[in-house]
């Protein structure tokens, strides 16, 4: 220098056009003499950044950023 892949709550992850799923963690209540386990509930994401296409973008296109792999 060229090519490919990945980027989503604190962490891991599902979802590939119609406003995001689950686990784990956090908080509260119940349970217990107490803790743990367990049950119930809640909060927590403008989906890496910016543009474009579209009635509508996490999803499609382009550029950039970060990480990884391969070639030279």
């Nucleotide at each position: 220098g060229g090519g490919c892949c990945u980027g989503u709550g604190g962490u891991c992850u599902a979802g590939u056009g119609g406003u995001a799923u689950g686990a784990u963690g956090u908080u509260g209540u119940c349970c217990u003499c107490a803790c743990a386990c367990g049950a119930c509930a809640a909060a927590g994401a403008u989906c890496g950044u910016g543009a474009g296409u579209u009635c509508a973008a996490u999803u499609c296109u382009c550029a950039c950023c970060a990480g990884g792999c391969c070639c030279a």
This is a predicted structure of a 72-nucleotide RNA (transfer RNA) from a Candidatus Micrarchaeia archaeon. The sequence is in RNAcentral, with records from ENA. Its mean pLDDT, the model's own confidence on a scale to 100, is 84. Its Rfam family is "tRNA". Rfam classes the family as a transfer RNA. The organism belongs to Candidatus Micrarchaeia, within Archaea.